[in-house]
RNA sequence: CCUGGCUCAGGACGAACGCUGGCGGCGUGCCUAACACACGCAAGUCUACUUGAAGAUUUGAGCUUGCUUAAAUCGGAUGGUGGCGAACGGGUGAGUAACGCGUAGACAAUCAGCCUUUCAGUACGGGAUAAUUCUGUGAAAACGGGACUAAUACCGCAUGACAUCAAGAGACGGCAUCGUAUUUUGAUUAAAGAUCUUGAAUCGCUAAAAGAUGGGUCUGCGUGACAUUAGUUUGUUGGCGAGGUAACGGCUCACCAAGACUUCGAUGUCUAGCUGGUCUGAGAGGAUGAUCAGCCACACUGGGACUGAGAUACGGCCCAGACUCCUACGGGAGGCAGCAGUGAGGAAUAUUGCACAAUGGGGGAAACCCUGAUGCAGCAACGCCGCGUGUACGAAGAAUCGGUUUAUCCGUGUAAAGUACUGUUGAUUGGGAAGAACGGCAGGGGUAGUAGCCUUGUUUGACGGUACCAGUUGAGGAAGCUCCGGCUAACUCCGUGCCAGCAGCCGCGGUAAUACGGGGGGAGCGAGCGUUGUCCGGAAUCAUUGGGCGUAAAGGGCAUUCAGGUGGGUCUUUAAGUCAGUUGUUAAAUACUACGGCUUAACCGUGAUUUGCAAUUGAAACUGGGGUUCUUGAGUUCGAGAGGGGACGGUGGAAUAUUUAGUGUAGCGGUGGAAUGCGUAGAUAUUAAAUAGAACACCUGAGGCGAAGGCGACUGUCUGGCUCGUAACUGACACUCAAGAACGAAAGCAUGGGUAGCGAACAGGAUUAGAUCCCCUGGUAGUCCAUGCCGUAAACGAUGGAUACUAGAUGUCCGGGGAACUACCCCCUCGGUGGCGACGCUAACGCAUUAAGUACCCCGCCUGGGGAGUACGAUCGCAAGGUUGAAACUCAAAGGAAUUGACGGGGGCCCGCACAAGCGGUGGAGCAUGUGGUUUAAUUCGAUGCAACGCGAAGAACCUUACCUGGGCUUGAACCGUAGGGAAAAGCCGGUGAGAUGAAGUUUUCCCAGUCGGGUCGUUCCUGUAGAGGUGCUGCAUGGCUGUCGUCAGCUCGUGUCGUGAGAUGUUGGGUUAAGUCCCGCAACGAGCGCAACCCUUAUCAUUAGUUGCCAGCGAGUUAUGUCGGGGACUCUAAUGAGACUGCCUGGGUUAACCAGGAGGAAGGUGGGGAUGACGUCAAGUCCUCAUGGCCUUUAUGUCCAGGGCUACACACGUGCUACAAUGGGCGGUACAGAGUGAUGCUACAUCGCGAGAUGAUGCUAAUCGCUAAAACCGUUCUCAGUUCGGAUCGCAGUCUGCAACUCGACUGCGUGAAGUUGGAAUCGCUAGUAAUCGCGGAUCAGCAUGCCGCGGUGAAUACGUUCCCGGGCCUUGUACACACCGCCCGUCACACCACGGAAGUUGAUAGUGCCCGAAGUAGCUGGUCUAACCCUUUUGGGAGGAAGGCUGUUAAGGCAAGAUUGAUAACUGGGGUGAAGUCGUAACA
Repeated sequence: CCUGGCUCAGGACGAACGCUGGCGGCGUGCCUAACACACGCAAGUCUACUUGAAGAUUUGAGCUUGCUUAAAUCGGAUGGUGGCGAACGGGUGAGUAACGCGUAGACAAUCAGCCUUUCAGUACGGGAUAAUUCUGUGAAAACGGGACUAAUACCGCAUGACAUCAAGAGACGGCAUCGUAUUUUGAUUAAAGAUCUUGAAUCGCUAAAAGAUGGGUCUGCGUGACAUUAGUUUGUUGGCGAGGUAACGGCUCACCAAGACUUCGAUGUCUAGCUGGUCUGAGAGGAUGAUCAGCCACACUGGGACUGAGAUACGGCCCAGACUCCUACGGGAGGCAGCAGUGAGGAAUAUUGCACAAUGGGGGAAACCCUGAUGCAGCAACGCCGCGUGUACGAAGAAUCGGUUUAUCCGUGUAAAGUACUGUUGAUUGGGAAGAACGGCAGGGGUAGUAGCCUUGUUUGACGGUACCAGUUGAGGAAGCUCCGGCUAACUCCGUGCCAGCAGCCGCGGUAAUACGGGGGGAGCGAGCGUUGUCCGGAAUCAUUGGGCGUAAAGGGCAUUCAGGUGGGUCUUUAAGUCAGUUGUUAAAUACUACGGCUUAACCGUGAUUUGCAAUUGAAACUGGGGUUCUUGAGUUCGAGAGGGGACGGUGGAAUAUUUAGUGUAGCGGUGGAAUGCGUAGAUAUUAAAUAGAACACCUGAGGCGAAGGCGACUGUCUGGCUCGUAACUGACACUCAAGAACGAAAGCAUGGGUAGCGAACAGGAUUAGAUCCCCUGGUAGUCCAUGCCGUAAACGAUGGAUACUAGAUGUCCGGGGAACUACCCCCUCGGUGGCGACGCUAACGCAUUAAGUACCCCGCCUGGGGAGUACGAUCGCAAGGUUGAAACUCAAAGGAAUUGACGGGGGCCCGCACAAGCGGUGGAGCAUGUGGUUUAAUUCGAUGCAACGCGAAGAACCUUACCUGGGCUUGAACCGUAGGGAAAAGCCGGUGAGAUGAAGUUUUCCCAGUCGGGUCGUUCCUGUAGAGGUGCUGCAUGGCUGUCGUCAGCUCGUGUCGUGAGAUGUUGGGUUAAGUCCCGCAACGAGCGCAACCCUUAUCAUUAGUUGCCAGCGAGUUAUGUCGGGGACUCUAAUGAGACUGCCUGGGUUAACCAGGAGGAAGGUGGGGAUGACGUCAAGUCCUCAUGGCCUUUAUGUCCAGGGCUACACACGUGCUACAAUGGGCGGUACAGAGUGAUGCUACAUCGCGAGAUGAUGCUAAUCGCUAAAACCGUUCUCAGUUCGGAUCGCAGUCUGCAACUCGACUGCGUGAAGUUGGAAUCGCUAGUAAUCGCGGAUCAGCAUGCCGCGGUGAAUACGUUCCCGGGCCUUGUACACACCGCCCGUCACACCACGGAAGUUGAUAGUGCCCGAAGUAGCUGGUCUAACCCUUUUGGGAGGAAGGCUGUUAAGGCAAGAUUGAUAACUGGGGUGAAGUCGUAACA
C1' cells in the first nucleotide's frame, strides 16, 4: 500500500429500565399464556295474534261516607304463538406456504332476504297447538299427562303466467362444449292479512322480469427456508354413466384405461395470517405487517349437522374430550380471542367511568326501544407537536467555590445582588360557545289529500360551565439528564495505585490517570436525557444497478458429452420479446404536492398525482420463430511431413549381484572419526565362464509428442492425434457444458507370478544430556509382470475453455515458398516452444500476441481467522479411506506484496594485539586490597557481563560517618523574616557527669543622652507564626556530569528526480585510503555534523635573551669543586621562526586518485605521543558531589555527645605484591637520571643510637638550598639444597605521629623461619624506545601505599599470513523477528472452566400405516310399532305421507401393534476452545 473482518457516528419503535419531571393539543397503550376466569353489561324489537296485571272512569249493592264488592268501558304490565334481526357490528391471529392473499381476468357453470323499477295477482276452505287451566315426576335443570283457544303459524284446493318441463317448427349469433330471440301444443306450480282518517289510503303478502348491492366458483402471474428432503401419487390422472350441489368439477359412486406431478425443485420437514401500507435507503433493495382500512381464518379442543336468503353460526343446537362449578350422588350447568375487570405469565401495557347529544346499526308506519359499535371523559412524558420556567439595564468585576503563585492573578461572570418592566402559564372572579341537522309538538301555505312539498314558533348536548374572552394578583409555583483519551463537540485539581473500577471498538488503571471516584469548569440535548433490545443504513461486506478468483478466500486433476445457455453473412415473412398511442383498472386512508380550517404546529379538510396488470390499435430496426440462399466458422477428400503419443511382441550391450574354477594373502568394508558386518573354513583384489532380474549412460537440448497423468536402448505388427500444401466437396453442421459415463502419478489393497539392485517396518553399531532422527552394517513388505480395485497429489503456469483485436526486435522445433554456379548462409510464411520488451493492466511483485491488456459467450469457485475439510446424515469403496459438508463456541484480527532496520551455525569485500608468530604474566603458594556470601546490635550506602569487584574512597584509630548502642535538645547545630513580651549579654571559674550538658560563684559593659529616659534600626532571651533541617524514597519524574559501542567511519539535510505509499536516489558502482580520504562514472546537484588539518608535546636547525643555568678560550684561586673575574662559543632554559608538501626522480595505474622504489634530509609518506569522542544506543551509572519535581518525616528519618562498627571469617571470586632462585642471594666498592616537591615544610652537616630515629645546627619562601636514585659496573662469597632461596606467622624489645595506636597505624632491632621447587582446565597484556626489568617523585595525608597519577634508567623477540575465534565497517541475500535471535514459536502431559460429538439406556412430541372399537349426525334400507289435516271407504278400516325404533355404510375421539422423524436427558467416553508467570523437549521462521 492492498485484501479482509470487527466497531462507531444516522434514522426508526405498540417498547422496557435508570435519573428527573410545569402546562396544553392530537394520537397510542398485553408484542408474553389462542392461559384460566368472579361479577356487571355487550341483541333485540314489533297493536299480525293471544293473555288481560296495576291503574282510571261510569253505574249498582253493602254500609263504617270513604271503604269493600259486582258489572261495563278504557288501559295494556307479564307470559306465549308469530314476523324480522340475531350470518351485521365488536375481538383475536391459533391454524394456513394455500387460488389463503395480491393483481388481472372468466362464469355460454351461479345464488340472493331487505332496497329500487316494471308487470300480474291477493278467491274459497280445513285441522291443530303454545300461552292459560287441572294434575303428576324431580333437589334442581327440566319433563310428562288431561282439557280450552287464535293468527300474517300450518294444511288442502281454485285461478294462472313472460316461470319450469316435454314434444315440434324455423331464424340469428358465437367462445369448443353451445348461446339468444320467435312460435305451436300439452303438463306442473301462488298468496295473508293488519290499521282507521273508509280512501285513487298506508303497511304487508304471492308469482315473474330487470337493476343495485352482496356472495359462490374457476383461471394466468406473483407471494418463505432447507437438496445433509429426489423421487411422489391409487380417487391417484383421464374417460363413459349415475348421484349430488345454487352452480362446474373425482365433489361422490360403479366400470374402463394407466396414467398424473417432478432438478423451471415434486414430495417431505421447519417457519409464517396475506395486502394497502410502515421503517430505512440516493436509488435498486432490505426489514416489517401494532394502531387505521380490505380479504381470510378462528371462537375451550375435536367432529357434526339443523334453521335460514345467507352459518356448518363468538354471547344457537347435538356428540366426544379436558377443565371449572352446583348437587339430595340419581343428575345437571358453563365457555370474556366483545367492553370494563381478576388471577397467572412477564422487562412490560389503562377505568368493574358517562351518554345514546352526534355518526352508524337492528326492530317498528311512527313515536320510540336497544346498541361497551360509536361519541366522550379517566390513567400513562408511551409517541409527535406547541408553550413556559422570565425581559432590559446592571462592575464593588462582591462573596463562595476551584485553580495558581515570587501573595498575586485567573475562572465561575452580567452570572448574582440591585433598579425598571412584562404577564404566556399558574391562582382567583365574572362572562361563555360551535358541535343542532333532521325529527317531535303546535300552527300556516300548498294539494284531490292528514302525501316533509315549503314555512313559523317551540323542544333536543354525554363531553361541560369545557374550549374561548375579560378583570385582579404577582417574578411570584415550574430544569434536568448525559458526556468531556481518539473516533466525537467539550480540561483541570484532588483521591486511588493493575487495587477499586471503566469500556461501543481501540484501550485506560502497577504514585504525577484530561480514560477509575469526587470537586470546579466546559460541551450537547432539553421536559426530557441516557442505557438496553430490535430493524434498515453506513456494508460495493452476496456486488441487477455494483465485487472478485497467478501470489490475499477463490479455476473443477483432465478431457468427452445429453439437457441448458450462447451463436457467421444475404433476402423474405411473422409479430413472441421490443417500441409507440388509446382505453380499463390501480378501493379509501397513507406518501408527495397546491390551497384551506383549528392563535401556530402536530392534527384535519378539498383538489392534483399513482413506475403494475389487462385490453386494443399500430411499427418492424434489433433478438426470437418459419422459409430461401452464401462461404469466411466447422468438417470431408487428395498429396506430403515430424514425433520418448499408445498397445502387444522380439532382440541387445554396459553395470550390479550370485555361482563355479584359477591366481593370491591378510585384511576388506565403512565414516567427520569409529564400530557393528565380511575374512585364514582364504575374503577384498584379479582372470575366465555361467545364471538372474531390473533399468536403458553418451546422444539430451530454454528440444519433441500427448487432454491431463505422463512418455527415452534397438526393432516388428496394430493404432490415436497433429502440422503443411492444393482448392474439389458439405453448407453454420458451431462454442461452452450442471448431471452422466471415461482416463487419471506415487503410495495402498486383492489373487497369482517374479525378486539382481534399492529399500518403509525391523535389528544391530555409532552420535547425543537423551536420539524411537540425521550417519553406518544388514534387511521384510514394496518397487517388476498379469488381472481387478482405489480416485487422490504443491494432479502447479498455484493462471478453466472458445473467438476476435492490440508495437516490436531475438532464439529454437516441424513444414512450405523465394533467391541461389540448387552446399551453407539469407528473405517471406503456417503451426508450436522459450527468454526480453512498448502501450495497457496490477496492491505491488509482475503479466505483456502462449496476457494477468481490450471485448464477448459458457462453465466452476470465493465471501474474516480458528473450530474444520471436523461432526452428524447420505453415498462410493474389500479395507485404507474418498465425495458431499455444518453448528455451538472463541478471537479482533488472520492474510498478500513491498519498505527500513535487526538478525543468520547465508554469501562477498575490508579492518583491529582479533587470530597466528613471539615476549611476559594470571589461574597453584603466602600476603595486601576489593567483592559475594555468612555473621553481627551495626558490620552505613552505592557500583553487578564486556562497560561492578586496588570502583565512589587523592588514604575509616577519634573526627570523617551516613550505621549500631546509650545519654541529651525541640523554631532546634547552621540560614532568614515577622508579631508580642522581657532585659540583659559576654567572659572567667566550676561541685557533678563517659561526654554533650551544666548547679553555685565571680568579673566587665553597645549607641543617643550623659539626670530622667529612649533604641524595629545595637545585642540577646522567651512565646507565637511563616518556616528550617533530612547522606529519607523515587536515576523508571529530571538537569548536569560520566561510562560504553568507538577515535569505529559513519550520521544527516535542502532542492531535484523516481515510487500510490512506506521510502529510494544522493551515501550505490569501478579504483584507492587510516578515513563517506580522494579520483572516475552515475538523476542527481550541493550542504552540514563527524575524518583530516588548525592546538600541546617530542625529534633538527636558526635568531633573540643569559640568571639561580653553562664553562670552550683568557685570567685568578683551591687538596679538590664554575669557586671567583669574566664570557655567550657549547649544553641548557624559553620565546619567535624555519623545516615535510608525495615537493623531486623512475616504474605501475584510466593521461586520475593513488601505490612501489629512490634521491636529498634530523625527520618521509597522518614522523612519535597527547588533547579532541558525530547522529545515536544501553529507561547504562549517579537524587550519597551539586541542582531539582513529587512523596515522606517535624519532641524525629532533624541535631549534639561517648563508646562501638565500617577492620568480623567456614568459604568463593577479581585485582595486585613477594617469591620459588645462580641472567640469582649476601657482602664490599664505583657511576649515571628525569619529573616533581618543600615554611605547622624540605633539611645539608655534626654528634648519639645496631636501627627506626633522636639531639644540635645550616641553607632554602627555591634553575641558587634540600629531598636524590636503583638496576648497571668492578670484586668477593654461596654451588642446586626447601638452601646464605623465600619471607609469612609468632615472641620480645623499641622508634615515630597523634588528646588517644586495646579493638585498629606505620616503621626498627633480635629471635622464630610457614607455604612455595614455575603452577590443571582456562585466561590476560604487548608491534619499539614498545614488552620486560630497575628505581624516583607527587596527590591525599598528623600518621598510614604492594593502590593511583607521573618520571626517567637498562632495553628485546616476532608478525608467513587472514582459514579459523572475538569485535567492527560496506554491499548483497533470506526472514513467520520490530521489546528486533536473550526474537518468534510447536506439540504431548498436568490443572480449571466452556460449548459440542458418540453412547448401554430413560423419557417426550409429531406425522403416517395396519387392526379393533365406534358417539352424535347424515345417507340408504326396514316391519307383528305409532300417527290431526289429504284421498278412498263407511269403517275397530285402508292408502299416501310422517314420527320414533332397528340394521348397514361413513366417521371424531379412544385402544393395540410395528416402525419413521425429531427433541430432552445419561454412567462412561472423544476430540475442540479458552486460561501473566506449571512439566518435557525444540518441530517451524536465517